[in-house]
RNA sequence: ACAGUUUGAUCAUGGCUCAGAUUGAACGCUGGCGGCAGGCCUAACACAUGCAAGUCGAGCGAGAAAGCACUUCGGUGUGAGUAGAGCGGCGGACGGGUGAGUAACGCGUAGGAAUUUGCCCAGUAGUGGGGGACAACAUGUGGAAACGCAUGCUAAUACCGCAUACGCCCUAUGGGGGAAAGCAGGGGAUCUUCGGACCUUGCGCUAUUGGAGAAGCCCGCGUCAGAUUAGCUUGUUGGUGAGGUAAAGGCCCACCAAGGCGACGAUCUGUAGCUGGUCUGAGAGGAUGAUCAGCCACACUGGGACUGAGACACGGCCCAGACUCCUACGGGAGGCAGCAGUGGGGAAUAUUGGACAAUGGGGGAAACCCUGAUCCAGCCAUGCCGCGUGAGUGAUGAAGGCCCUUGGGUCGUAAAGCUCUUUCGCAUGUGAAGAUGAUGACUGUAACAUCAGAAGAAGCCCCGGCUAACUCCGUGCCAGCAGCCGCGGUAAUACGGAGGGGGCUAGCGUUGUUCGGAAUUACUGGGCGUAAAGCGCACGUAGGCGGUUUGUCAAGUUAGGCGUGAAAGCCCUGGGCUCAACCCGGGAACUGCGCUUAAGACUGACAAACUAGAGUCCUGGAGAGGGUAGCGGAAUUCCAAGUGUAGAGGUGAAAUUCGUAGAUAUUUGGAAGAACACCGGUGGCGAAGGCGGCUACCUGGACAGGAACUGACGCUGAGGUGCGAAAGCGUGGGGAGCGAACAGGAUUAGAUACCCUGGUAGUCCACGCCGUAAACGAUGAGUGCUAGUUGUUGGGGCCUUAGGUUUCAGUGACGUAGCUAACGCGUUAAGCACUCCGCCUGGGGAGUACGGCCGCAAGGUUAAAACUCAAAGGAAUUGACGGGGGCCCGCACAAGCGGUGGAGCAUGUGGUUUAAUUCGAAGCAACGCGCAGAACCUUACCAGCUCUUGACAUACCUAUCGCGGAUUUCCGAGAGGAUUUCCUUCAGUUCGGCUGGAUAGGAUACAGGUGCUGCAUGGCUGUCGUCAGCUCGUGUCGUGAAAGUUGGGUUAAGUCCCGCAACGAGCGCAACCCUCGCCCCUAGUUGCCAGCGGAUUAUGCCGGGCACUCUAUGGGAACUGCCGGUGACAAGCCGGAGGAAGGUGGGGAUGACGUCAAGUCCUCAUGGCCCUUACGGGCUGGGCUACACACGUGCUACAAUGGCGGAUACAGAGGGUCGCGACCCAGCGAUGGGAAGCUAAUCUCUAAAAACCGUCUCAGUUCGGAUUGUUCUCUGCAACUCGAGAGCAUGAAGUUGGAAUCGCUAGUAAUCGCGGAUCAGCAUGCCGCGGUGAAUACGUUCCCGGGCCUUGUACACACCGCCCGUCACACCAUGGGAGUUGGUUUUACCCGAAGGCAGUGCGCUAACCGAAAGGAAGCAGCCGGCCACGGUAAGGUCAGCGACUGGGGUGAAGUCGUAACAAGGUAACC
Repeated sequence: ACAGUUUGAUCAUGGCUCAGAUUGAACGCUGGCGGCAGGCCUAACACAUGCAAGUCGAGCGAGAAAGCACUUCGGUGUGAGUAGAGCGGCGGACGGGUGAGUAACGCGUAGGAAUUUGCCCAGUAGUGGGGGACAACAUGUGGAAACGCAUGCUAAUACCGCAUACGCCCUAUGGGGGAAAGCAGGGGAUCUUCGGACCUUGCGCUAUUGGAGAAGCCCGCGUCAGAUUAGCUUGUUGGUGAGGUAAAGGCCCACCAAGGCGACGAUCUGUAGCUGGUCUGAGAGGAUGAUCAGCCACACUGGGACUGAGACACGGCCCAGACUCCUACGGGAGGCAGCAGUGGGGAAUAUUGGACAAUGGGGGAAACCCUGAUCCAGCCAUGCCGCGUGAGUGAUGAAGGCCCUUGGGUCGUAAAGCUCUUUCGCAUGUGAAGAUGAUGACUGUAACAUCAGAAGAAGCCCCGGCUAACUCCGUGCCAGCAGCCGCGGUAAUACGGAGGGGGCUAGCGUUGUUCGGAAUUACUGGGCGUAAAGCGCACGUAGGCGGUUUGUCAAGUUAGGCGUGAAAGCCCUGGGCUCAACCCGGGAACUGCGCUUAAGACUGACAAACUAGAGUCCUGGAGAGGGUAGCGGAAUUCCAAGUGUAGAGGUGAAAUUCGUAGAUAUUUGGAAGAACACCGGUGGCGAAGGCGGCUACCUGGACAGGAACUGACGCUGAGGUGCGAAAGCGUGGGGAGCGAACAGGAUUAGAUACCCUGGUAGUCCACGCCGUAAACGAUGAGUGCUAGUUGUUGGGGCCUUAGGUUUCAGUGACGUAGCUAACGCGUUAAGCACUCCGCCUGGGGAGUACGGCCGCAAGGUUAAAACUCAAAGGAAUUGACGGGGGCCCGCACAAGCGGUGGAGCAUGUGGUUUAAUUCGAAGCAACGCGCAGAACCUUACCAGCUCUUGACAUACCUAUCGCGGAUUUCCGAGAGGAUUUCCUUCAGUUCGGCUGGAUAGGAUACAGGUGCUGCAUGGCUGUCGUCAGCUCGUGUCGUGAAAGUUGGGUUAAGUCCCGCAACGAGCGCAACCCUCGCCCCUAGUUGCCAGCGGAUUAUGCCGGGCACUCUAUGGGAACUGCCGGUGACAAGCCGGAGGAAGGUGGGGAUGACGUCAAGUCCUCAUGGCCCUUACGGGCUGGGCUACACACGUGCUACAAUGGCGGAUACAGAGGGUCGCGACCCAGCGAUGGGAAGCUAAUCUCUAAAAACCGUCUCAGUUCGGAUUGUUCUCUGCAACUCGAGAGCAUGAAGUUGGAAUCGCUAGUAAUCGCGGAUCAGCAUGCCGCGGUGAAUACGUUCCCGGGCCUUGUACACACCGCCCGUCACACCAUGGGAGUUGGUUUUACCCGAAGGCAGUGCGCUAACCGAAAGGAAGCAGCCGGCCACGGUAAGGUCAGCGACUGGGGUGAAGUCGUAACAAGGUAACC
């Protein structure tokens, strides 16, 4: 500090996800020790049991028992003035727990004034003298109990007067009022009722002042979310008076006034204890508020007060309620959110431990007592920190595991072995500190010493990328994994196991939480033309912001000082535990708040002034700016009349429709409504919506020029108000044309559409609503600044013939800087800045639901959530595609010639059949294809028979030296099994059955497979396509994908030229190669024969020759080289000359990067899988040849350009010894019998056929030959299934072929024959060869294919693409819903416990007074208002359930259509 993920790739936007840290955690696997910390986050749920607050005899009265001792047995002493209880004092308001409530002066921080304060400290002054009671106790009595009741006795530091009053309080300033308590120790004199008094000391007590600490109150500021909560409030806000309190105050009451709070968010709703801090973060922030510390609140729920210095009181009281317990049913008791502990809840959180030794607290004079505060121990890897599980050596790199290319590698110095050590733990011994004098729970603890022995001590997760770490096996879209992307469909580094590796380590992973990364809420630090985002436009309120100059103030601001900012924590530094965690000391910091001093720039406030902003005024011109009224012509339709006749209209083509009752057309006249051609223009005006004939009137705004006036009057603008296209709504008019709905006609598979004929609302007017649009410049308003060029509208200045120049205001195009993701923007900014407003924060759900407001309605506005996805979206790039465009090419079309499709047959395929009809090939690019040749074989298929180390290879053992060939017989369908005879008798040698070789038998490794996978592969091949393309290096433009290869010409060509930020290069093109065409050289046999000679009826037949032809080797020749024209002075093109050939001369070979998961596992090779007495091997027979049918490719025809007959001329290229076979003979013939020559320029196949002549004369024929009969021939072991051929006989369909479709551009098509491969035999197929030998091409509109450029794109598996909606099914969440259940809250009324307050108090009463009657004072009781719980009624609000219902989301292949993306086939969209 990033990284992964949208795409074919790119940039940017944007979400999702990861790596880090964290934790009061939980879960899974595992677990040695110690230190330090932490430990119910859930049910503020309910609690058994024990303990957690008592103490004081030095305040007071009273006062046991057991036991022991003695005893006269009655008792006495002791225990003991003890225990326990009571009166009284102090403390139970601290300490401890919890976080329910609380959005509040509750908390934090900084201040304030109208207060109180037990114990403590300091000061001052006192502490005299009296009185009457009540508990305990006793007696009686009620009750089950709890607990009482009555009478009687009694003490006090309990209670009450009196006296006194330095302080104190009240006051009308004269005065008035108000206290106390004693106890203990010691003691000389004096007194004594012998108890003491008295004195003194200590502790108390009273009053008061001050302090310390504590508490109450007030206040500034800060303190969560929601506006789908906008108004709230009647003690409410204030005043006066009285009351009340420790104290200010509507705190309470009476009266008066009508205020108070609120968009700077009142009220309401939800949530929440607050803080120091803690976690995270670079910080700013964000989240959090366990442990520790401060504050607050609470103590079963609600209410209430009492006592007290302090409480409205956790372990006090009263009442109400719920719950639990006891009960004799009458009545009582209780409150663990103290420490342990139990149940329950929960993923989850400990012992019913020890001690007051320490620290602290309460009481006491003290001893001491109490203390679940506290200190310790126990449990738990819950966290942090530390330590250990050994160290050294050890290669034969052991065994074993795993992998393997079989060589080896790896686990691995790892182990074993050898030599050591002993931390921790174990055992034994010693043994602290914590304790100032005593006292130690912890504890025989920490620590130390000694002994033994490597001994007792390692796991967890991960290994596709992110992210460190790889192989094998199993599995086969199954099982499973997964944080995101995504893995798994037979070779999975992603699942499971194993080996190996990586990481961390007494832990490791997972899950959850928070922050971070996330600049993804942006203060620091984001955006809004197209990605989400500018309100449709204006006016304007609050608010925010605001020109120049001077002065004053000092609120903001800045600086210094002071106070505060608790401690702990964080940070720095030092120290203590062996280190660390942890603990201790010191410092810094606590960014804040307050007070004070100062400054006076800037902002602000106040005052005074100014004119540059803004406005007023005068003059002038421009304009579809708005409103009202009137007028006009063209056109359409209708009406009337005339002329006129059969059609008109409409369309892609038609029809519906109109028309012989006279249409359309045409002429004249009339009526009506609506809209205003030309001008007209990226022209004008308006804030936007919008505005278009002419005239008049009314009216708004802007602009230019002038400079008189005002003097900041300004800008923006939340709410608010107004305007606001079209459609729509209401009322009343109007209605020509157009025209939703609707009807009909077409189109179509359908056509509720597009097209056509009609046509109602509406469109028009008046008035009133609606308030929305892709209301767009998808660009808020205002101000200033920042190059220009060019057009145009309006006005002005200057110079002027046209015109030029300049300026202001608008409106366009281009463009600099700059900006931008790019596209683009660019003085009309999307640049540079400022001010104000609005808006955005992933896609879908959804601009939807609910609620509110508005509306007559339609609907508008404001505006969520659940759920779901990992994307959605922008710009640009390269492709591909388009029923987009441009250019170009191709037998692509056209122009021609000949075919196919019809017939018969051949052949292949599909289908069907079959025991089998083996398998493959499937649009072009499968189908006379693999097959250059299925009777057996082939052969892979079927039936039957048969073999099992095998037909074939290597290795081992045994036997035999061979083996092999020929042959006899028998069985069998044959394979095969028996069997006879003959020929043959291996090689080397170290002479060893030693080696090689061969055969037979045996056993095991193995052989074998045309079995599967061409989607695991190699190789080979097809195809686009012989199309002109496909790439790279460097450089350059661009953030980048990319461009370069585009452009102008030209070419068959990315061929060449020119231009150009490109320059070069490679694979392709072309050329080089072969062949044909011309010439030359060389060489002449088997070829040739001109000249010479010879022979023959004749023939290169012979001698001879190599001139010619030819053969076969090497050369030459053609290059736009020359001329003219054209082009740009180029490349090139056109024409011409010469030439055998002319612009690649013809043909062939040659096939770029790639595409189609194209084809082939059945040519071969090969991974994996499968079979192994069979899916292998052998054999016989059958099948591949079937046949209602369909298709492809061919042959032969339909005839006269022909058939038949006759005569008979001219090729080329090939083949040939298991062969070609001349020639002769036989046969009608296929062919047979002889047989020369030839291993081939020699012999042979070999005859070329069309051509030529004659005949036939248009017929199913003298065409055509299928089919069938019969007789033969040949090959072959064998022609039945199932060969070819010959002869005779038979003589089918067919008379030129529908829709459709194929080939061909010159020696081509067409036509004619010849040869070859395969092959025993079999060709209409295939591969070659020559003979004869045309027609046509205007041209590129159209069809098909291709190339280049361009354009659009939502496609990239690339249009055989993508994709929308209904319906059907399943699941999920959600809205409505008659209602129903519950929570909460409001209002009104009823009830009114306890309680204090007010009143009353003729019942009662000790202290004081008293003249003894009574009074003062008080109590019970009664009553009043207040009030908790409860009740009734009506609402508000939230939540649960709900028949049914609405849409939404998701789901592998469902149905129907084809809406969108290309002009998406009707441009799309609002």
Predicted 3D model of a 1470-nucleotide RNA (small-subunit ribosomal RNA) from an uncultured prokaryote. Its mean pLDDT, the model's own confidence on a scale to 100, is 84. It matches the Rfam family "Bacterial small subunit ribosomal RNA". Gene Ontology terms of the family: ribosome and structural constituent of ribosome.